[in-house]
RNA sequence: GGACGGAUAGCUCAGUGGUAGAGCGCUGCAUUCACAUUGCAGAUGUCGGGGGUUCAAAUCCCUCUCCGUCCA
Numbered sequence: 001g002g003a004c005g006g007a008u009a010g011c012u013c014a015g016u017g018g019u020a021g022a023g024c025g026c027u028g029c030a031u032u033c034a035c036a037u038u039g040c041a042g043a044u045g046u047c048g049g050g051g052g053u054u055c056a057a058a059u060c061c062c063u064c065u066c067c068g069u070c071c072a
Base pairs, nucleotide, nucleotide: 001071002070003069004068005067006066007065010024011023012022013021018055026042027041028040029039030038048064049063050062051061052060
């Protein structure tokens, strides 16, 4: 220098055009002498940045940044 994959909640990841989700974690309450477990309730997202297409974009297109793999 070239090709490909990835960036979404605190962590690990789903979500291929129509209200952003799961597991774990976190907070409160109940249960316990206490802790754990369990049950119930709850909080948390500029979907990496910018631009475009569309009535509507995490999703499609362009570009930039970062991470990884491969080729040279």
This is a predicted structure of a 72-nucleotide RNA (transfer RNA) from a Candidatus Daviesbacteria bacterium. The coordinates come from a structure-prediction model, not an experiment, and the mean pLDDT is 80. Taxonomically the source falls in Candidatus Daviesiibacteriota (Bacteria, Bacteria candidate phyla). Rfam family: tRNA. It is annotated as a transfer RNA. Rfam's curators write: Transfer RNA (tRNA) molecules are approximately 80 nucleotides in length.